[in-house]
Glycine riboswitch aptamer from uncultured Rubrobacter sp., 107 nucleotides, folded computationally. Its Rfam family is "Glycine riboswitch aptamer". Rfam describes the family as follows. This family represents the bacterial glycine riboswitch.
RNA sequence: CCGCGGGAGAGAGUCGUCUGGGUGGUGGGGGAGCCCCGUGACGGCCGCCGAAGGUGAAAAGUUCGCGUAGAGACGCGGGCCGAAUCUCUCAGGCAGAAGGACCGCGG
Numbered sequence: 001c002c003g004c005g006g007g008a009g010a011g012a013g014u015c016g017u018c019u020g021g022g023u024g025g026u027g028g029g030g031g032a033g034c035c036c037c038g039u040g041a042c043g044g045c046c047g048c049c050g051a052a053g054g055u056g057a058a059a060a061g062u063u064c065g066c067g068u069a070g071a072g073a074c075g076c077g078g079g080c081c082g083a084a085u086c087u088c089u090c091a092g093g094c095a096g097a098a099g100g101a102c103c104g105c106g107g
Stems, first nucleotide, its partner, number of pairs: 001107006011046001013045006021037002024035003047094003053090001054088001056086001061080007
């Protein structure tokens, strides 16, 4: 890196527009229109999750300055570096599907 398997969390939230469907209602019979149920797409609003990705950064280390006239140790302060399943919630996600850190098996 590839294949297979496992793999959590959080509203099937709400409103609006459009769309198509219904053995539904209304319509004298039909039709149009309207209403109801439901599908999908887009947008707004509130609530929430953390395990794609991303953000942040502890000790140690290193360096500079001061304590100090010189060396060492030490101390204080600044810079650099610095991990995660921690953190933030940008991204992503909140029925199912997809995705999914990580784990197992095989190559």
Of the family's consensus pairs, 89% are formed in the model. The sequence is in RNAcentral, with records from MGnify.